[in-house]
């Protein structure tokens, strides 16, 4: 220089119509206690600014971090 990607506390879905799983975490049921295992719950200003649009995690411009990649 061209490009990638930032979304729950970790790894990640998420084709413009008010956002989800795994794990972790609580609570509860089981259990002599703990582990598996059932059943609820809570946990997001979707990286930051503007725009477009009746509607924006998604689309458009810049900013920032972070990965490699070209010279």
């Nucleotide at each position: 220089g061209g490009g990638g990607u930032a979304u729950a506390g970790c790894u990640c879905a998420g084709u413009g119509g008010u956002a989800g799983a795994g794990c972790a975490u609580u609570u509860u049921a089981c259990u002599g206690c703990a582990g598996a295992u059932c059943a609820a719950g809570a946990g997001g200003u979707c990286u930051c600014u503007g725009g477009u649009u009746c509607a924006a995690a998604u689309c458009c411009g810049g900013g920032u971090g972070c990965c490699a990649c070209c010279u």